[in-house]
RNA sequence: GCCGAAGUAACUCAGCUGGUAGAGUAGCUGUUUCGUAAACAGCAAGUCGUGAGUUCAAAUCUCACCUUCGGCU
Repeated sequence: GCCGAAGUAACUCAGCUGGUAGAGUAGCUGUUUCGUAAACAGCAAGUCGUGAGUUCAAAUCUCACCUUCGGCU
């Protein structure tokens, strides 16, 4: 230098045939317990890597860039 994959909640990941962003773990609150843990119920947490474009509408499509990983030279 070229090619490919990945980037979504604090962490691990779904969602990518365009139509209101989800789960588990962790966190917080409550119930239960003499107390802790466990269990159960609830709450909060995201401008979907960045910027532009297409569209009535973009995590999803297009382009450029950034970061990580792998391959080739």